[in-house]
RNA sequence: CCACGAUAAAGGCAAACCACACGUAAGUGUGGGACGCAAAGUCAUGAGUCCGUUUUUUAACGGAUCGCCAGACCACCGAA
Numbered sequence: 001c002c003a004c005g006a007u008a009a010a011g012g013c014a015a016a017c018c019a020c021a022c023g024u025a026a027g028u029g030u031g032g033g034a035c036g037c038a039a040a041g042u043c044a045u046g047a048g049u050c051c052g053u054u055u056u057u058u059a060a061c062g063g064a065u066c067g068c069c070a071g072a073c074c075a076c077c078g079a080a
Base pairs, nucleotide, nucleotide: 004078005077012037013036017032018031019030020029021028022027035067041073042072043071045070046069048065049064050063051062052061053060054059
C1' cells in the first nucleotide's frame, strides 16, 4: 500500500415516529428521536423503485430516492 473489519479506542451518521416549514405528488429541510450503519461520506453515471405531465401510452419528458444494487471519487482507526 492492497485487502480485511475486534464485544478495541476516538470520533461520526441517524430508520420509524412526532412537531413546524416547503412541494400537485414522490419526497425534502430544521428540531426532537434511535432502527440500524465500517463508507448510512460525495456524485442521479447504469439498472431498479416511486411521483407528476402529455392521447407518439410496451412511449416521451420532468422530478424523487445513494439507508435498493452497481460504478466513479475521497476518507478515520488498526486486533486477528
Molecule: c-di-GMP-I riboswitch aptamer
Organism: Rhodopirellula sp.